This is a predicted structure of a 72-nucleotide RNA (transfer RNA) from a Campylobacterota bacterium.
RNA sequence: GCACGCGUGGCUCAGGGGUAGAGCACUCCCUUGGUAAGGGAGAGGUCAUGAGUUCAAAUCUCAUCGUGUGCU
Numbered sequence: 001g002c003a004c005g006c007g008u009g010g011c012u013c014a015g016g017g018g019u020a021g022a023g024c025a026c027u028c029c030c031u032u033g034g035u036a037a038g039g040g041a042g043a044g045g046u047c048a049u050g051a052g053u054u055c056a057a058a059u060c061u062c063a064u065c066g067u068g069u070g071c072u
Stems, first nucleotide, its partner, number of pairs: 001071007010024004018055001026042005048064005
């Protein structure tokens, strides 16, 4: 330099046009003599950035950035 994949809560990942979810972690409460385990509730994400298409974009298109793999 070229090709391809990936980028979504603190972490690991779903979701592939119709208002964004799970597990773990975090906060509060219940249970216990106390801890752990268990149960209930809650907070936390302008979906990497910008533009385009669309009534509507995390999702489709393009560019950029980051990252990984392969080729040279």
Rfam family: tRNA. About the family: Transfer RNA (tRNA) molecules are approximately 80 nucleotides in length. It is annotated as a transfer RNA. Gene Ontology term of the family: triplet codon-amino acid adaptor activity. Taxonomically the source falls in Campylobacterota (Bacteria, Pseudomonadati).